[in-house]
RNA sequence: GCAGAGUAGAAAUCUGUGCGUUAAGUGCCGUAUGGACAGGGAGUUGCCAUAUGGACGAAAAGCAUUCGUGCUUGCGGUACAGGCUUCGCAUCCCGCUGC
Numbered sequence: 001g002c003a004g005a006g007u008a009g010a011a012a013u014c015u016g017u018g019c020g021u022u023a024a025g026u027g028c029c030g031u032a033u034g035g036a037c038a039g040g041g042a043g044u045u046g047c048c049a050u051a052u053g054g055a056c057g058a059a060a061a062g063c064a065u066u067c068g069u070g071c072u073u074g075c076g077g078u079a080c081a082g083g084c085u086u087c088g089c090a091u092c093c094c095g096c097u098g099c
Stems, first nucleotide, its partner, number of pairs: 001099004009087003013083006019076003028054008039094004060073005
């Protein structure tokens, strides 16, 4: 000098267990605070979490019933866990492996 590896995590899909279906959640736009970002250092206008404000917005059906509700099948850009596949430091410096 050239090439490469590696994390947190992200996305698709499958399985299981829940939640909602009396609308929470998800997604969208702001504000505030905090956090994380490969072995080391730095680190954003990017990412994540929490709180809060705003706009938008939905799929129920069947069976049983002691009428309280329960069960089943669905539905929700639903939550968590696991499997699998793909992607994977914004960026900068150093380090590591091979030549």
Predicted 3D model of a 99-nucleotide RNA (THF (Tetrahydrofolate) riboswitch aptamer) from uncultured Kineothrix sp. Rfam family: THF (Tetrahydrofolate) riboswitch aptamer. Its family is annotated with tetrahydrofolate metabolic process in the Gene Ontology. The RNAcentral record of the sequence draws on MGnify. Lineage of the source: Bacteria > Bacillati > Bacillota > Clostridia > Kineothrix. Model confidence (mean pLDDT): 80 of 100.